RNA sequence: GAAGUAAGACAGGUAAUCGCUGCUGCAAGUGCCGAAAGGCCGCAGGAGAGGAAAGUCCGGGCUUCGUAGGGCAGGAUGCCGGAUAACGUCCGGUGAGGGUGACCUCAAGGAAAGUGCAACAGAAAAGAGACCGCCAUGGCAUGCCAUGGUAAGGGUGGAAUGGUGGUGUAAGAGACCACCGCUUCCCUGGUAACAGGGAGGGCUGUGUAAACCCCAUCCGAAGCAAGACCGAAAGGAAGCUUAUGUGGCCCGCUAGCUUCAGGUUGGUCGCUUGAGGCGAUUGGCGACAGUCGUCCUAGAUAGAUGAUUACUCAAUGACAUAACCCGGCUCAUCGUCUUGCUUCUUUU
RNA sequence: GCUGAAAUAGCUCAGUUGGUAGAGCACUUCACUCGUAAUGAAGGGGUCGUCGGUUCAAAUCCGAUUUUCAGCU
Numbered sequence: 001g002a003a004g005u006a007a008g009a010c011a012g013g014u015a016a017u018c019g020c021u022g023c024u025g026c027a028a029g030u031g032c033c034g035a036a037a038g039g040c041c042g043c044a045g046g047a048g049a050g051g052a053a054a055g056u057c058c059g060g061g062c063u064u065c066g067u068a069g070g071g072c073a074g075g076a077u078g079c080c081g082g083a084u085a086a087c088g089u090c091c092g093g094u095g096a097g098g099g100u101g102a103c104c105u106c107a108a109g110g111a112a113a114g115u116g117c118a119a120c121a122g123a124a125a126a127g128a129g130a131c132c133g134c135c136a137u138g139g140c141a142u143g144c145c146a147u148g149g150u151a152a153g154g155g156u157g158g159a160a161u162g163g164u165g166g167u168g169u170a171a172g173a174g175a176c177c178a179c180c181g182c183u184u185c186c187c188u189g190g191u192a193a194c195a196g197g198g199a200g201g202g203c204u205g206u207g208u209a210a211a212c213c214c215c216a217u218c219c220g221a222a223g224c225a226a227g228a229c230c231g232a233a234a235g236g237a238a239g240c241u242u243a244u245g246u247g248g249c250c251c252g253c254u255a256g257c258u259u260c261a262g263g264u265u266g267g268u269c270g271c272u273u274g275a276g277g278c279g280a281u282u283g284g285c286g287a288c289a290g291u292c293g294u295c296c297u298a299g300a301u302a303g304a305u306g307a308u309u310a311c312u313c314a315a316u317g318a319c320a321u322a323a324c325c326c327g328g329c330u331c332a333u334c335g336u337c338u339u340g341c342u343u344c345u346u347u348u
Numbered sequence: 349g350c351u352g353a354a355a356u357a358g359c360u361c362a363g364u365u366g367g368u369a370g371a372g373c374a375c376u377u378c379a380c381u382c383g384u385a386a387u388g389a390a391g392g393g394g395u396c397g398u399c400g401g402u403u404c405a406a407a408u409c410c411g412a413u414u415u416u417c418a419g420c421u
Base pairs, nucleotide, nucleotide: 001344002343003342004341005340006339007338008337009336010335012312013311014310015309016308017307018306020048021047023045024044025043026042029041031040032039033038050319054330055329057328058327059326060325061324062223063222064221065220069251070250071249072248074219075218076217077216078215079093080092081091082090083089094108095106096105097104098103109214110213114212115211116208117207118206131154132153133150134149135148136147137146138145139144140143162180163179164178165177166176167175181203182201183200184199185198186197187196188195189194227269228268229267230266236260237259238258239257240256245253276295277294278293279292280291281290282289283288349420350419351418352417353416354415355414358373359372360371361370367404375391376390377389378388379387397413398412399411400410401409
């Protein structure tokens, strides 16, 4: 200098003017709207849309269900150990695969509990067999036939009685030997997954569970349009007393349940102080946890958060814009900056 | 907010018990005809919405994502 790889930060700032919405404090009258509940109008101060607010893929907080209990079915996760309110998320490690490497990816338990599936090719894909070939014997005559033995060589295939090298044999073969592979037991290190080593063993049928299944762990349902209160109105009608009672079925438990009709489609709460943010420090490889200090940071309801000017500047240009809240994952995306590591080239 | 379904040739659709992609219409050429249509024959056209994974092998199985359609409240 070039090429890569992993992590992080920002998404403008300052000042002024006008406009919109909430909150806090003060003020407030027989004001205005309304059937009522309730709401609006004045002054001052402060605040006001993202890193994903998106997708609605997971997990919860919260609310309701008179049984929220048990079981079956169903669903989810799946190497080991941790973090967390919890998770299918995150952190660390082991193993496998990819890459020269830094690094990246993984639905990564069990095939000896059982049942399935494997087209075509090939002799044969499991109750496996011999297409070409090799050897021996016999017959016939230069190459065929029959019988017996064989699975080392060749062919097919992703995969064929484990692989490589030898001994041995008529020719071969774990028949035997050495090493590897598989498996049984033991030892060492590690919390564990796992790694290393030793002593044996019959030398044994391949893959697939993202096929059914087995094993281990977990799961009540519905959802803020949940639900509560105020106002208004019809203290209505019919049926069933068995469960029809917040996923399905069964059992238990308990007492209300179902259908039709009428009123209201108004207002208030829920609604933002939180598993909260920021800073320092302690522990930890880390995710994260503890302690101390400090801050309050949108709550609309046909839906506010905008416009202009000046300076600065990488930045209003992309992706796009709050509706109960939070922790993650995923998709989209303009521009700038910081740090660590790897490979190649050149110079000193 | 909740629940389901679909995407294959230019168009309309099969293929989904994994075994390597089809039919009809349309298009091109030839034959027939004075010429056209009809008819007959031959031919071309496909990353199966996209990406990743499992497997010897994926349109088919699994996951993520994009677009479209339908229902409840």